This is a predicted complex of two RNAs, RNase P RNA and transfer RNA, with 433 nucleotides together.
[in-house]
RNA sequence: UUGGUGGAGUGAGAUGGUCGCGGCCCGUGCUACGGCCGGGUCGAGGAAAGUCCGAGCUCCAUAGGGCAGAUUGCCAGGUAACGCCUGGGCGUCGAAAGACGACGGACAGGGCCACAGAAAACAAACCGCCCGAUUUUUCGGGUAAGGGUGAAAUGGUGGGGUAAGAGCCCACCGCGCGGUUGGCAACAGCCGUGGCAGGGUAACCCCCAGUCGGAGCAAGGCCAAAUAGGCGGUGAGGUCCUGCCCGGACCGUUUGAACCGCGGGUAGGCCGCUAGAGGCGACAGGCGACUGCCGUCCCAGAUAGAUGACCAUCCGCCAGCACGGCGAACAGGACUCGGCUUACGACUCCGCCACCCCC
RNA sequence: GCGCCCAUAGCUCAACUGGAUAGAGCGUUUGGCUACGGACCAAGAGGUUGGGGGUUCGAAUCCUCCUGGGCGCA
Numbered sequence: 001u002u003g004g005u006g007g008a009g010u011g012a013g014a015u016g017g018u019c020g021c022g023g024c025c026c027g028u029g030c031u032a033c034g035g036c037c038g039g040g041u042c043g044a045g046g047a048a049a050g051u052c053c054g055a056g057c058u059c060c061a062u063a064g065g066g067c068a069g070a071u072u073g074c075c076a077g078g079u080a081a082c083g084c085c086u087g088g089g090c091g092u093c094g095a096a097a098g099a100c101g102a103c104g105g106a107c108a109g110g111g112c113c114a115c116a117g118a119a120a121a122c123a124a125a126c127c128g129c130c131c132g133a134u135u136u137u138u139c140g141g142g143u144a145a146g147g148g149u150g151a152a153a154u155g156g157u158g159g160g161g162u163a164a165g166a167g168c169c170c171a172c173c174g175c176g177c178g179g180u181u182g183g184c185a186a187c188a189g190c191c192g193u194g195g196c197a198g199g200g201u202a203a204c205c206c207c208c209a210g211u212c213g214g215a216g217c218a219a220g221g222c223c224a225a226a227u228a229g230g231c232g233g234u235g236a237g238g239u240c241c242u243g244c245c246c247g248g249a250c251c252g253u254u255u256g257a258a259c260c261g262c263g264g265g266u267a268g269g270c271c272g273c274u275a276g277a278g279g280c281g282a283c284a285g286g287c288g289a290c291u292g293c294c295g296u297c298c299c300a301g302a303u304a305g306a307u308g309a310c311c312a313u314c315c316g317c318c319a320g321c322a323c324g325g326c327g328a329a330c331a332g333g334a335c336u337c338g339g340c341u342u343a344c345g346a347c348u349c350c351g352c353c354a355c356c357c358c359c
Numbered sequence: 360g361c362g363c364c365c366a367u368a369g370c371u372c373a374a375c376u377g378g379a380u381a382g383a384g385c386g387u388u389u390g391g392c393u394a395c396g397g398a399c400c401a402a403g404a405g406g407u408u409g410g411g412g413g414u415u416c417g418a419a420u421c422c423u424c425c426u427g428g429g430c431g432c433a
Stems, first nucleotide, its partner, number of pairs: 002354009013314007021043007029036002045330001049341002052339005057216004064246004069212005074088005089103001090101004104207002109205002111201003126147002128143006155173006174196001175194008220271004230262005237251005278297004283292003315327004360432007369385004378416001387403005409425005
């Protein structure tokens, strides 16, 4: 340099001004007490999104027992917690940097494996090979080395052996079991041993191990307003914790709960609400995720939803110059955080790798 | 906010617990019948199963991420 690969960040281009919108604060201001005026200050995102996980917070009875159900799945750590993150192991891909992995169990059991094929699982002989019999083209037996089928066929290569063959025997590789060394562990190395278990599928049921009470800011609390608790029907149970059972709480069965139909009324305000597992920086610990400590900062709070428009200068791009034009993508809060996922024009910065060829 | 469902030919629906050419009716095209048209008869065309990725030998079907549409509760 070229190609590849990993990470971090910016993302209305910057500054100033004028007008406009929302919140908060201030005022020797004005006021008809409803507000108005003036000044100051703050005012969307990296995903605010999807609502896919995990929590905070609030209420239900601090939520008990059993069943069912959901969900996670190599090991260790981080965290408030997680299905997230970090490090490691193993596997696959790549020349490498690196990337990806729903990565427990198929000897607990059940199910399924179309077509083809002899056979798809307590095995099995279609062709071939070998032995025997024989009416000479059939029968009986042996055989999984070869052919053929299939996604998949009972370890692989080589040698010995045999009638032909076969872990039948041997060496190496693979696999199982045992021991040992290293490691917290997953696991890896080494040694010994067994001729060798035994098809696949658990993003089919299932088994094993762990986790999970329900609902959600329209949670929930307060104030105000409204009011007749109207008419008709069903009616002995109903609502909630929990899908079911046990167990329990509340309301109700002459005083009628609850449900259905018709009709009527209200549908406003305040709190919750934003200072938080908060941002930034230094130091210390740790490979790292992260943690500790110190300093510093305050950074939307609307309620049908506030961010916009214009002007000037500079910068960048288009264009040979001038005039001129453009300033871009995905997209916008709605109780709040931690993640994941998805969308995204362009630009900046920092690593790492390089088989082959050339210098 | 919470929970759930659907998408297959132009339209309406099938395809069962994954199995190989995804079917049916209506519509449409061509031919026949008829003087012409309808009806009727015969034959045919028409599908990336909403899109991407994965699991599997094999996906419309199972899993996952998007897109569009719809429903219920508060």

The coordinates come from a structure-prediction model, not an experiment, and the mean pLDDT is 76. It holds a member of the Rfam family "Bacterial RNase P class A". Rfam classes the family as a ribozyme. Rfam links the family to the GO terms tRNA processing, dimeric ribonuclease P complex and ribonuclease P activity.